[in-house]
Context: one part of a larger RNA
């Protein structure tokens, strides 16, 4: 001297901008954060039309527009968060596969042919406080399951065997689908060479352990598993233990090597109250799904059940220390719909907070009787100080008022009557904070008296302390300045 996700003291006027649990990965009240499709199906609780009856009270029709419960399809594996675990193919980074996998998107090739049989919902009849079921009986699908066919496909021992589909709308032109299959685009699983923290006061580890034959799984290589055989495999080139830690691109310092770091924001990885499992899927062993164990809250008619905020707010508790139970989907981007639209605490904004950067502003010109006061004083006088009043202007920001966007292709603005612009009034509403012995810029005076106290280092203070504490007066910064931590 620089830097900070900073904290704390005095201060505190405006914008922009960015930034905000660094600690308890400690518990969590409440709201929300994942839907959507009726142009996939049976249908018709709710609401609007319309229609038929009416004793005018209302009752019927699912006929429309829509649509609660269900069936079905897509998506919920992405977005969002957090650093617990990891020292290791996790990351980085540069390559391999005759050892691999893809939903939805892109271009191509073939086909979509004729049948059954069920289960929701629904009704009835019934268990339980409740979660939530049992039984019976009806029914549709783009739900299931055969046959049929089979270009390409698989499987082969090369003869041969195996295996598919779905309808929907429609203005009748088509338009979205579904079956198989080639390619791509993208995306991910995999394997390897390098480089990846400390500690030897951790030196010896290792039995699926090292290889190999058979088989099993996997999308896919492999002790990944599992049988049998062989004794291997690793290590001062630091194995194994242990400690400490998410990697990176960066970030911060430094003239640079280098050194610390790894907040926001992008890319990977975990991970989801702890621990194990596996379903469903193209994708999960799935944060807002399951199932089991556990430890906690909750509820219970004591037989039973429910739940996971390390998602946005937000409470408690920890902390020196970190914000609003906002507002809208106008944007941008996602998921579903033919699409109209709907969902979306992602996102865009708006709240707090001088946390941090950059701007800006607290006026500006004159004015010496060098006023008064207030400090010093050699009692002349010097200083405060052109500084104040007075005179003369100007109005940025802040206010009052009017107008008034872009952001949006034709419609749609949450920001927001916001940004800006005009005009109107008045110097009017806006300065502290540290320091003044040397390092280091900036003195004298009272007070204390080795006390009280200061101190970053050296040191001050014991009767004339520029060094404590106060005034004066001055350096230095400035909406900020000290300090304290922590890096270089």
């Nucleotide at each position: 001297g620089a830097a900070c996700g900073a904290a704390c003291g005095c201060u505190g006027g405006c914008g922009g901008u960015a930034u905000g649990c660094c600690u308890a990965a400690c518990a969590c009240a409440u709201g929300c954060a994942a839907g959507u499709c009726g142009a996939a199906c049976g249908g018709u609780a709710a609401c609007a039309g319309g229609g038929a009856c009416u004793u005018c009270g209302g009752u019927c029709c699912g006929c429309u527009g829509a649509c609660g419960a269900g069936u079905g399809g897509c998506g919920a594996a992405c977005g969002g968060g957090u650093g617990a675990g990891u020292a290791a193919c996790a990351c980085g980074u540069g390559g391999g596969a005759u050892a691999c996998a893809u939903g939805c998107c892109u271009c191509g090739a073939u086909g979509u042919g004729g049948g059954g049989g069920a289960c929701a919902a629904c009704a009835g009849u019934u268990g339980g406080a409740a979660a939530c079921g049992a039984c019976u009986g009806c029914u549709a699908a783009u739900a299931c399951c055969g046959c049929a066919u089979a270009a390409u496909c698989c499987c082969u021992g090369a003869g041969g065997g195996g295996g598919a589909a779905a309808g929907g709308c429609u203005u009748c032109g088509g338009c979205c689908g579904c079956a198989u299959u080639g390619a791509g685009a993208g995306u991910g699983g995999u394997c390897c060479g390098c480089g990846u923290u400390g500690g030897a006061u951790u030196a010896g580890c290792u039995a699926g352990u090292u290889g190999g034959u058979g088989g099993g799984g996997u999308a896919a290589u492999g002790g990944c598993c599992u049988a049998c055989c062989a004794a291997g495999g690793c290590g001062a080139c630091g194995a194994u233990c242990u400690a400490u830690a998410g990697c990176u691109g960066g970030u911060c310092u430094g003239a640079g090597a280098g050194g610390a770091u790894g907040a926001u924001c992008a890319g990977c990885c975990a991970c989801a109250c702890u621990g194990g499992g596996a379903c469903u899927g193209a994708g999960a062993c799935a944060c807002g799904g399951c199932c089991c164990a556990g430890a906690c809250u909750c509820c219970u008619a004591c037989g039973g059940g429910a739940g996971g905020c390390a998602g946005c707010a937000g409470u408690g508790g920890g902390g020196a220390a970190u914000a609003u139970u906002g507002c809208g989907c106008a944007a941008u981007g996602g998921g579903g719909g033919a699409a109209a639209c709907c969902c979306u605490g992602a996102c865009g904004c708006a709240g707090c907070a001088a946390u941090g950067c950059c701007g800006c502003g607290u006026g500006a010109g004159u004015g010496a009787a060098g006023a008064a006061g207030g400090c010093c004083u050699u009692c002349g006088g010097g200083u405060u100080g052109u500084a104040a009043a007075g005179c003369u202007c100007u109005u940025u920001u802040a206010g009052u008022a009017g107008g008034g966007a872009a952001g949006a292709u034709a419609a749609u603005g949450a920001c927001g009557g916001u940004a800006c612009c005009u005009a109107c009034a008045g110097a009017a509403a806006a300065a502290g904070c540290u320091c003044c012995g040397g390092c280091u810029a900036a003195c004298u005076c009272c007070g204390u008296g080795c006390c009280a106290g200061c101190a970053g280092c050296c040191g001050c203070g014991g009767u004339a302390a520029u060094a404590c504490g106060g005034a004066g007066g001055g350096a230095g910064c400035a909406a900020g300045c000290g300090u304290u931590g922590u890096u270089c």